[in-house]
Transfer RNA from an Alphaproteobacteria bacterium, 72 nucleotides, folded computationally. Rfam family: tRNA. By type it is a transfer RNA. The sequence was found in a public genome assembly. The organism belongs to Alphaproteobacteria, within Bacteria.
RNA sequence: GGACGCGUAGCUCAGCGGGAGAGCACUACGUUGACAUCGUAGGGGUCGCUGGUUCAAUCCCAGCCGCGUCCA
Repeated sequence: GGACGCGUAGCUCAGCGGGAGAGCACUACGUUGACAUCGUAGGGGUCGCUGGUUCAAUCCCAGCCGCGUCCA
């Protein structure tokens, strides 16, 4: 330098045009003599950045940034 893949909650990831979600973690309450487990409720996101397409973009397109694999 080129090709491909990935970037979504603190972590691991799903979602592939119209509601932003799950598990774990965290907080509160219940349960216990206390802790753990378990149950219920709750908080937490500029969906990497910029632009484009569209009535509407996490999703489609382009460029850029970062990470990984391969080729040179």